[in-house]
RNA sequence: GAUAGAGGUGCGUUUUUCAUCAGUAGUACGGUUUAUGCUACAGCGGCAGAUGAUGCCGUACGAAAGGGAACGACGCCGAAAGUGUAUGUAUGCUGUGUAUAUAUGCUUGGUUGCCGCGGUUAACAGCCCGAUGACUGUCAUCUUUUGAUGGAGAGCUAUC
Numbered sequence: 001g002a003u004a005g006a007g008g009u010g011c012g013u014u015u016u017u018c019a020u021c022a023g024u025a026g027u028a029c030g031g032u033u034u035a036u037g038c039u040a041c042a043g044c045g046g047c048a049g050a051u052g053a054u055g056c057c058g059u060a061c062g063a064a065a066g067g068g069a070a071c072g073a074c075g076c077c078g079a080a081a082g083u084g085u086a087u088g089u090a091u092g093c094u095g096u097g098u099a100u101a102u103a104u105g106c107u108u109g110g111u112u113g114c115c116g117c118g119g120u121u122a123a124c125a126g127c128c129c130g131a132u133g134a135c136u137g138u139c140a141u142c143u144u145u146u147g148a149u150g151g152a153g154a155g156c157u158a159u160c
Base pairs, nucleotide, nucleotide: 001160002159003158004157005156008077010076011075012074013073014072016070017069018068026061027060028059029058030057031056032055036048037047038046039045040096041095042094043093044092080108081107082106083105084104085103086102087101088100089099090098091097109136110135111134112133113132115130116129118128119127120126138151139150140149141148142147
């Protein structure tokens, strides 16, 4: 250097089903209110509006996306995830933001519990941030042994 492997509630993508989202958004009708409302935010512009915008109440109908769980399929073991910077694309225009793609730097071996009236969210789920534990794999050092300490995947093991 090449090839092949290991960690296990292992990682990622995806079909289907189920629950939730939610009797919510929205639509129609009626009543009431009376001048603004919509477009992520601001400005500009556009559309709608006294033939009643908008808000509230009632009746009828009534979703979806994202996130979650289960079975399966596929690709894998820096699997993958997060975060910063730069550039591009999308948005009515500009700026900010958001989403996404590429490049690049940093962090994390993996799983998991609890805490925070943290952020996001419909949600005490999930995700992100911070702190703190447990279990487990790997290598090194020490130890009579049980074990102890430390490191990180650009690692470890095997073969050539």
Molecule: Lysine riboswitch aptamer
Organism: sheep gut metagenome